[in-house]
Context: one part of a larger RNA
Molecule: large-subunit ribosomal RNA, domain II
Organism: Planctomycetota bacterium
């Protein structure tokens, strides 16, 4: 890991409820006790228990009691209920209580043959090196101290073997080894190392202290036992079909992954009322959204007056100025969740209709949920962030499979009882992949825009409005004029159209600026405005709406249409015919479930009709099945039981037969009973492989 096999809601006892059965002249026994065909059975036995009346703390009273002065009113009764006992089942409390799991806590006790510390007796440490006191001797002194030679052999002394350690490093890592092996390396006369015997132990001992060690265990040793410790926590919990079918909220909480009570499921009784739902009408209450400034704030412009306050003027007082601030007010534009003069749409409450037909509502049995997810729309929180996060009101998933979105629990269609090699349609599609239009009309778009994006920017291009000009020649371009008073006056070193200032006249004209840029020190030069010609318009030039598209567009493999490829499209806007597509809808068959009706003795069956069957927790029903027991089958069996192995039977299924072969002694069917009754999962447990 396979395979076998074992494995989990039991069982006393007490309460509640349903269903049953007996008695009901109420109902039944416990302990005991007596018989018997004695580990099974009949009797006795009313003590007690529940009922038959209830109220009141109680005396007590009584279908009525309590409260009160009270015949009153209130509150609990009665009228309006069967009751007990047993047994089955569904749940609760009390026990181990559906099974397996701690980490731990107390008790009693074993352990110092590992390892710590001690205590006592013994034993170990090649060899070499340095050379302290001490002492001789010289030398030196009065004597000394002191120096020098010898001698000598101190040391937690120095090198280095046994011993004893274990500093680095490879190796080893299912190992020779549950710490070992090479190679390096530290101690090596000492706080040394070692051998025997001996001593302290579990909240205790011993630690040159590391929370180290106490026998491969130590922030409290092992052994047993209390004990199935307790586990708000995790995993597991076995056959089959049929109805229904939730929750991720409220309140509370040493409460937040827990529980209790509502809510919301489900079963059962019951009441049946336009009781609940929907849609139409009429009457309501509100202060959202909008909008609004009338109030409370908040805020930008001008004004005006007047106050106040700062500055100037002013000897003081007066007073007067002011492109200073504040305030009042007056026009003008404007903000607000906690502002409203105003103010919806829904949603709500009442009432009549109308539709649908029990879907509300009441009683009690059992539950399960109180970790929710996205999504769309109204808000809070954030940063008008997040697949954040918290409410509200809907969908969805959860608990829904099916078509669509390339793929994609929460998007769009659309709710799957079976079976069809029928048909129609929804989303969404119809060039190929790839089921369906290379379908029709009309435009657009040129970006592969479609096939990802903002401010902002552009004589893309398409539609529409509008102003001015134009064959009496527009625009554009080329040819030609652009002149004169005058260098305009100031200014200046100069200022001449053209550094600045200040006017901007007037002439001759077709026109031409006291000059629209360039240039010069100033002039000078170029040059435009402005005129004529030339040309000869389906004109020119300017603005505004609009529809599509263009820049804006930078990331690491070619990877922002699933792809391929697509341009009067296979992009986009319109408008139209088709037609494809899902488990939706139809058709043809079959199953169940429930309700009405008919028939009956009847809730069976049957025959006619309406409805209905997606499914997680989780309620409810109907049944298979293994083992024993009871009785019936005066069943079955060596002319072959079980169990095993095969097979094309029957049953919605769990399972059930029938016949082969194999097996070598048991084995079934009915109706009932009692259970150690169903395995795939618990890192389950035991075994085989």
């Nucleotide at each position: 890991g396979c395979c076998g096999g074992c494995g989990a809601g039991u069982u006393g006892c007490u309460g509640c409820g349903u269903g049953u059965u007996g008695c009901u002249u109420g109902g039944u026994u416990a302990a005991g006790c007596c018989c018997c065909u004695c580990a099974g059975g009949g009797g006795c036995g009313a003590a007690g228990c529940c009922g038959c009346a209830g109220c009141g703390a109680a005396a007590g009273c009584g279908a009525g009691c309590g409260u009160c002065a009270a015949a009153a009113g209130c509150g609990c009764g009665a009228c309006a209920c069967g009751g007990u006992a047993g047994c089955a089942c569904g749940c609760a409390g009390c026990a181990g209580a559906c099974c397996c799991g701690a980490a731990a806590g107390c008790g009693u006790g074993u352990g110092a043959g590992c390892u710590a510390u001690c205590c006592a007796u013994g034993g170990c440490c090649a060899g070499g090196g340095c050379g302290a006191a001490g002492c001789g001797g010289a030398u030196g002194u009065a004597a000394a101290a002191a120096u020098c030679c010898g001698u000598g052999g101190a040391g937690g002394u120095c090198c280095g073997a046994a011993c004893c350690c274990u500093u680095c490093u490879g190796g080893g890592u299912u190992g020779c080894a549950a710490a070992c092996c090479g190679g390096u390396g530290g101690g090596a006369u000492g706080a040394g190392c070692u051998g025997u015997g001996g001593a302290u132990a579990g909240g205790a001992g011993u630690a040159a202290a590391a929370g180290g060690c106490u026998u491969a265990u130590c922030a409290a040793a092992c052994a047993c036992g209390c004990a199935a410790a307790u586990a708000u926590c995790u995993g597991g919990u076995u056959c089959u079909c049929c109805c229904c079918g939730a929750a991720a909220u409220a309140u509370a909480u040493u409460u937040c992954g827990g529980u209790a009570u509502a809510g919301c499921c489900u079963c059962g009784g019951g009441c049946a009322a336009c009781u609940a739902c929907g849609c139409c009408g009429c009457g309501g209450a509100g202060g959202u959204a909008g909008a609004g400034c009338a109030c409370u704030g908040a805020a930008u412009g001008a004004g005006u007056c007047u106050g106040c306050g700062g500055g100037g003027c002013c000897g003081c007082a007066a007073g007067c100025c002011u492109a200073c601030g504040c305030g009042a007010c007056u026009c003008a534009a404007c903000c607000a969740a906690a502002c409203u003069c105003c103010g919806a749409a829904u949603g709500c409450c009442g009432c009549g209709g109308c539709g649908a037909c029990u879907a509300u509502c009441c009683c009690g049995g059992g539950a399960g949920u109180c970790g929710g997810a996205c999504u769309a729309c109204g808000g809070g929180g954030g940063a008008u962030a997040a697949a954040c996060u918290u409410c509200g009101u809907g969908g969805u998933c959860a608990a829904g499979a099916g078509g669509g979105a390339a793929a994609c629990a929460g998007c769009c269609c659309a709710g799957a009882c079976c079976g069809c090699c029928a048909g129609c349609u929804a989303a969404g599609g119809c060039c190929c992949u790839g089921g369906a239009a290379u379908c029709c009309g009309c435009g657009c778009u040129a970006a592969g825009u479609g096939c990802a994006a903002a401010a902002g920017g552009a004589a893309g291009u398409g539609g529409g409005a509008g102003u001015g000009c134009g064959c009496a020649g527009a625009c554009a371009g080329c040819u030609g004029g652009g002149a004169u008073g005058u260098u305009g006056g100031c200014u200046u070193a100069g200022a001449a159209g053209c550094a600045g200032c200040c006017a901007c006249c007037a002439u001759u004209u077709a026109a031409a600026a006291a000059g629209u840029g360039c240039g010069u020190a100033a002039u000078a030069g170029c040059u435009u405005a402005c005129c004529a010609g030339u040309c000869g318009a389906u004109g020119c030039a300017c603005u505004c709406c609009u529809g599509c598209g263009c820049c804006g567009a930078u990331a690491a493999u070619u990877c922002u249409c699933g792809g391929g490829a697509c341009u009067c499209a296979a992009g986009c806007g319109c408008g139209g015919u088709g037609c494809c597509g899902a488990a939706g809808c139809u058709g043809c068959g079959g199953g169940c479930c429930u309700c009405c009706c008919g028939c009956u003795a009847a809730u069976c069956a049957c025959g006619g009709g309406g409805g209905g069957c997606g499914g997680u927790a989780g309620g409810g029903g109907a049944g298979c099945u293994u083992u024993c027991c009871a009785c019936u089958c005066u069943g079955g069996u060596g002319c072959g039981a079980a169990g095993c192995g095969g097979c094309a039977c029957c049953g919605c299924a769990a399972g059930g037969a029938g016949c082969c072969g194999u097996g070598g002694a048991c084995c079934g069917a009915g109706u009932g009973g009692a259970a150690g009754u169903g395995a795939g999962u618990a890192u389950g447990c035991c075994g085989g492989c």